Predicted 3D model of a 111-nucleotide RNA (SAM riboswitch aptamer (S box leader)) from an Actinomycetota bacterium. Rfam family: SAM riboswitch aptamer (S box leader). Rfam links the family to the GO term regulation of gene expression. About the family: The SAM riboswitch is found upstream of a number of genes which code for proteins involved in methionine or cysteine biosynthesis in Gram-positive bacteria. The literature on the family includes a 1998 paper in Mol Microbiol by Grundy and Henkin, "The S box regulon: a new global transcription termination control system for methionine and cysteine biosynthesis genes in gram-positive bacteria".
């Protein structure tokens, strides 16, 4: 890099360095010298993996798989629903709304 599966309307920011861009891409809209992105420090959120239990299940051992409680070791995340739209469909006079796909992100597994 690629493939598979799951999730994406919740949640959580201060300080330092530095100095102009950033929000993946295109369009829109927005953030930004009252200091962007990035890096560092500290703090926090969450619970995918993980750990410890437990319900159900099971004759039992057990718990791979299903539900659930606690912890927070490995990741991740801490403007805006993944900021909105992009492709297809449904409704509507329209504005727009809804559903699905795609793309993207994260985790786990695999090649």
């Nucleotide at each position: 890099c690629g493939c598979u599966c799951a999730u994406c309307c919740a949640g959580a920011g201060c300080g330092g360095u530095g100095g102009a861009g950033g929000g993946a891409c295109g369009g829109g809209c927005c953030c930004u010298a009252u200091g962007a992105g990035a890096c560092c420090g500290c703090g926090g959120c969450a619970a995918c993996c993980g750990g410890c239990g437990u319900g159900a299940c099971g004759c039992a051992a057990g718990c791979c798989a299903c539900g659930u409680g606690c912890c927070a070791g490995g990741u991740g995340c801490c403007a805006a629903c993944u900021c909105c739209c992009g492709c297809g469909g449904a409704g509507g006079a329209g504005a727009c709304u809804c559903c699905g796909a795609g793309a993207g992100a994260u985790g786990a597994g695999c090649c």